This is a predicted structure of a 99-nucleotide RNA (Glycine riboswitch aptamer) from a Sphingomonadales bacterium.

RNA sequence: GGUCAGAAUGCGGGAGAGCGCCGAAACCGGGUUUCCGGGAUUGGCCGCCGAAGGAGCAACCGCCCCGGAAUCUCUCAGGCCAAGGGACCGCAUUCUGAA
Numbered sequence: 001g002g003u004c005a006g007a008a009u010g011c012g013g014g015a016g017a018g019c020g021c022c023g024a025a026a027c028c029g030g031g032u033u034u035c036c037g038g039g040a041u042u043g044g045c046c047g048c049c050g051a052a053g054g055a056g057c058a059a060c061c062g063c064c065c066c067g068g069a070a071u072c073u074c075u076c077a078g079g080c081c082a083a084g085g086g087a088c089c090g091c092a093u094u095c096u097g098a099a
Base pairs, nucleotide, nucleotide: 003098004097005096006095007094008093009092010091011090012089013088018046020045021044022043023042024041027038028037029036030035047080048079049078053076054074055073056072060068061067062066
């Protein structure tokens, strides 16, 4: 110096499923008395999604117990216009390790 693996940072890409129903509501507009319309946000109910995180498990690995463990399963959490977030992928830089 090159290759491979891991980590951090930066850049780019990055799926699925509800603008559901019933309420509350700062505030805004109209009316002037307790009404009408809109409404950030928020509570409940129903339906749905899997790619933050979490849990389970086949093969496989550690002899067994037990544990690890996927893009599989669950859906606790999260999410269901856009935006944001997003597993993961690519590139660059730096660091660490291996032959």
Rfam family: Glycine riboswitch aptamer. Rfam describes the family as follows. This family represents the bacterial glycine riboswitch.